[in-house]
Molecule: Bacterial RNase P class A
Organism: Pseudomonadota bacterium
RNA sequence: UGGAGCGGACGCAUGAUCGCUUCGGCCUGUUGCCGGGGAGGAAAGUCCGAACUCCGCAGGGCAGGAUGGUUCGUAACACGAACUGGGGGCAACCCCGAGGAAAGUGCCACAGAAAAUAUACCGCCUCGAUUUAUCGGGGUAAGGGUGAAAAGGUGGGGUAAGAGCUCACCGCUUUCAUGGUGACAUGAAAGGCAUGGCAAACCCCAUCCGGAGCAAGACCAAAUAGGGGAACGCUUGAGGGCGGCUCGUCCGAAGUUCCCGGGUAGGUUGCUAGAGGUGCCGGGCGAUCGGCAUCCCAGAUAAAUGAUCAUGGCUCGUUUCGACGGGUACAGAAUUCGGCUUAUAAGCCGCUCCAAAUU
Numbered sequence: 001u002g003g004a005g006c007g008g009a010c011g012c013a014u015g016a017u018c019g020c021u022u023c024g025g026c027c028u029g030u031u032g033c034c035g036g037g038g039a040g041g042a043a044a045g046u047c048c049g050a051a052c053u054c055c056g057c058a059g060g061g062c063a064g065g066a067u068g069g070u071u072c073g074u075a076a077c078a079c080g081a082a083c084u085g086g087g088g089g090c091a092a093c094c095c096c097g098a099g100g101a102a103a104g105u106g107c108c109a110c111a112g113a114a115a116a117u118a119u120a121c122c123g124c125c126u127c128g129a130u131u132u133a134u135c136g137g138g139g140u141a142a143g144g145g146u147g148a149a150a151a152g153g154u155g156g157g158g159u160a161a162g163a164g165c166u167c168a169c170c171g172c173u174u175u176c177a178u179g180g181u182g183a184c185a186u187g188a189a190a191g192g193c194a195u196g197g198c199a200a201a202c203c204c205c206a207u208c209c210g211g212a213g214c215a216a217g218a219c220c221a222a223a224u225a226g227g228g229g230a231a232c233g234c235u236u237g238a239g240g241g242c243g244g245c246u247c248g249u250c251c252g253a254a255g256u257u258c259c260c261g262g263g264u265a266g267g268u269u270g271c272u273a274g275a276g277g278u279g280c281c282g283g284g285c286g287a288u289c290g291g292c293a294u295c296c297c298a299g300a301u302a303a304a305u306g307a308u309c310a311u312g313g314c315u316c317g318u319u320u321c322g323a324c325g326g327g328u329a330c331a332g333a334a335u336u337c338g339g340c341u342u343a344u345a346a347g348c349c350g351c352u353c354c355a356a357a358u359u
Stems, first nucleotide, its partner, number of pairs: 001355008012312007020038007040330001044341002047339005052213004059247004064209005069083005084098001085096004099204002104202002106198003121144002123140007152170006171193001172191008217269004227260006239251003276295008313328006
């Protein structure tokens, strides 16, 4: 200097004038006066997990669903951190659909002789027939072909030719030792050794799982037609409660459920002090945890959080170098929080890797 990888913060600033809204105070001014506050890093998606509210006295079984290397973090998680194994990259780093294929079932198109209880197309060896050409029998799976994948791989020996047939190394299985909390790694010994892939195919194994949701719920006021009908039942138990089914259990008796019709849909609350923010110190590789101090940062309800002007910042273009012109992203709260995913203009900061050159 160029290219690349990872992480962090930010998301135009200030002033003036006017306007909207909420909270507090003063005061009865009547849209009064003063003071404090007023969209996010994703508020989006509604994909996970919860807090909170209601139903349920509580439980068993089946079905169903979710997760899937190990350890830790967290209120919890399908999230995060670190590590292990595998894959990609020269590297910094990135990705993973990461339990089980000798429990069973199923699939692997086309090509190919044959796609897993797997075969012999070409070929190799051997025997016989045959003038040549060629035919038949036996052996073979090392070589070639097809394919994503073809009876573990390479080399030596051996053989009629070959083959774990044999040997060495590697691969695989089992056992032991060492290290590690663990997944696992390293080493040694024994064994010629099960025959490929797919489980994001069905399935098996392990762990976990009530439901509905702020339009949840609570309170107040008002209105109507204390309307009409049906079924079952009244302790010989109808009907209802629970994510589905079932067992069990509870409520229930002048009861329960269903259908038709009518009225109301207004107000208050839930509603923002929290698994809260910020700063410092300490533990930890880290996610994060603990301690001390300090702060209160929207609460609307058809929906407020804005408009104008000026100056400046950043950036682009032109330039007679005086200046002029343009642009400034993605996008907007509605119970709250922890994540994940997606969108994003302009720049800013830090660390690391590779290449070239110079000293």